RNA sequence: UCAGAUGGCCGGAUGGCCGCUCUUCGGGCAACCGGGGGGAGGAAAGUCCGGGCUCCACGGAAAUACGGUGCCGGAUAACGUCCGGCGGGGGCGACCCUAGGGAAAGUGCCACAGAAAGCAAACCGCCCGUUCGCGAGUCUCUCGCCAGCAGGUAAGGGUGAAAGGGUGCGGUAAGAGCGCACCGCGCGCCUGGCAACAGGGGCGGCACGGUAAACCCCACCGGGAGCAAGACCAAGUAGGGACGGCAGAUUCGUGGGAAACCAUGGGUCAGGCGCAUUUCCGCGCUGUUGUCCGGGUCGGUCGCGCGAGGCGUCGGGUAACCGGCGUCCCAGAUGAAUGGCCAUCCAGCCGCCUUCGGGCGGUGGACAGAACCCGGCUUACAGGCCAUCUGACGCA
Numbered sequence: 001u002c003a004g005a006u007g008g009c010c011g012g013a014u015g016g017c018c019g020c021u022c023u024u025c026g027g028g029c030a031a032c033c034g035g036g037g038g039g040a041g042g043a044a045a046g047u048c049c050g051g052g053c054u055c056c057a058c059g060g061a062a063a064u065a066c067g068g069u070g071c072c073g074g075a076u077a078a079c080g081u082c083c084g085g086c087g088g089g090g091g092c093g094a095c096c097c098u099a100g101g102g103a104a105a106g107u108g109c110c111a112c113a114g115a116a117a118g119c120a121a122a123c124c125g126c127c128c129g130u131u132c133g134c135g136a137g138u139c140u141c142u143c144g145c146c147a148g149c150a151g152g153u154a155a156g157g158g159u160g161a162a163a164g165g166g167u168g169c170g171g172u173a174a175g176a177g178c179g180c181a182c183c184g185c186g187c188g189c190c191u192g193g194c195a196a197c198a199g200g201g202g203c204g205g206c207a208c209g210g211u212a213a214a215c216c217c218c219a220c221c222g223g224g225a226g227c228a229a230g231a232c233c234a235a236g237u238a239g240g241g242a243c244g245g246c247a248g249a250u251u252c253g254u255g256g257g258a259a260a261c262c263a264u265g266g267g268u269c270a271g272g273c274g275c276a277u278u279u280c281c282g283c284g285c286u287g288u289u290g291u292c293c294g295g296g297u298c299g300g301u302c303g304c305g306c307g308a309g310g311c312g313u314c315g316g317g318u319a320a321c322c323g324g325c326g327u328c329c330c331a332g333a334u335g336a337a338u339g340g341c342c343a344u345c346c347a348g349c350c351g352c353c354u355u356c357g358g359g360c361g362g363u364g365g366a367c368a369g370a371a372c373c374c375g376g377c378u379u380a381c382a383g384g385c386c387a388u389c390u391g392a393c394g395c396a
Stems, first nucleotide, its partner, number of pairs: 001392010012345007020039008041367001045378002048376005053226004066222005071085005086100001087098004101217002106215002108211003123157002125153003129149003133145005165183006184206001185204003189200004230302004236297001240293007248269009271286005309328008346365001348363006
C1' cells in the first nucleotide's frame, strides 16, 4: 500500500423566528396570559421468546394428554438469550458456521437408477469342473477358442446420496478380515479435566447402513387472558326499583244529605298491546306525573413514569455478569405533542479552474417514529469514525 476478520461508536452542528405537548411558579372569577424546566430510537419496527404488573380460574401433590427446549459448565428475575469451553464442518490465516440427547426399545421411510436399499443379493466380470462344436500339436492324450450346464467369488466395472469397514502386503483356482500392519469402529483400563471431552495403552476380526426440524423414547420446562388488563367518578336519553299525587267503568263499606249527589277506604273489571289470522275461552304486559335510589353509556380520573434505572469510580470474575460507594431524575400524548421556515457551517457527491497546496459554484444527511414497563432475538439503515488482529507485496 492492497485485500480481509472481529468488536465498538456516531448517524448532522450552531443561532434566530413561529408553533405543539407535559410540568412548575406567578397573575386571572374563568377562558387564558407570562416566566422557568423536560420532550423519540438504535432499532421506538416485527410482536417472535422470556419476565414484571393486572384480572380470571384453581384445596395439595402426582400422572396422562398437548406444546416447547435438547453437547458441557456458568450468567440471569427468566429465556429458545448471553458468556466461556468441547465435538463436527469451512477458510492459507485472523476467524466463521453448527437443533449437536437416543438408531443393539419398537414402527415407518429410503424416490429415480440399479441384480440388490436392510435381507441380504449377483447384471457385466473373474475362477474351478463338465458337455457339445471348431482349430492346433509331440494325436489312448494335451493346449487354445466359442457356446451351454452346474458351482465358487465379491477383487474390478456399472447404478445410486448411500451397496455389509478403508489402504497396503501376504494368501488363493479366483477371491474374501481368510491372515497381518496402520487407520476407522466397538468394549474395558489408566492419565488430565467440575463436565462435555481429550490423550495413552489393551482386547475384539468387525457384529451395529442412513433417517428422530418422521412417529417415537429419555431428561427438563409450561394454568388462561392481556393496559381495549384492571380500579374509580359520573351527564343527557331510554329502561329498572321505592314512595306519593292524579285519572275510566262498576260495586260494596263508612260519614253527610229529604233526594240528586259529595267525601273517604276497599274489591272487581273494561279499554289498549302481544301470543300468525277470525270468533269464544285462556295467558302475559299495560295509565300519567313528581321526588329519591341503584346499574350502565358518552365523558373524565387513576393505572402512568424511581426503574431487574442511567452515569462515574473502585473491587471480584477470562467473560457474560455481580457487589460497594458517589451522583442524576431523564417523554408521557390519547382524533394521539415532540414540528415548520430562514441564516451560517460540516461530512459526502457533481461540475469548472489549478501554481497540485487548493479555490469557486451547485447539490446535500439513511432506516424510521414512543403508546404499561423491562431483558433478548430478528429485520431495516445514506454515509462516516475508532480499536485490535490476519494475509500478500514493498522498504529499512

Model confidence (mean pLDDT): 77 of 100. A computed fold for a 396-nucleotide RNA from Candidatus Sulfotelmatobacter sp., annotated as Bacterial RNase P class A. The organism belongs to Candidatus Sulfotelmatobacter, within Bacteria. It matches the Rfam family "Bacterial RNase P class A". Rfam classes the family as a ribozyme. The RNAcentral record of the sequence draws on ENA. A source record names the gene rnpB.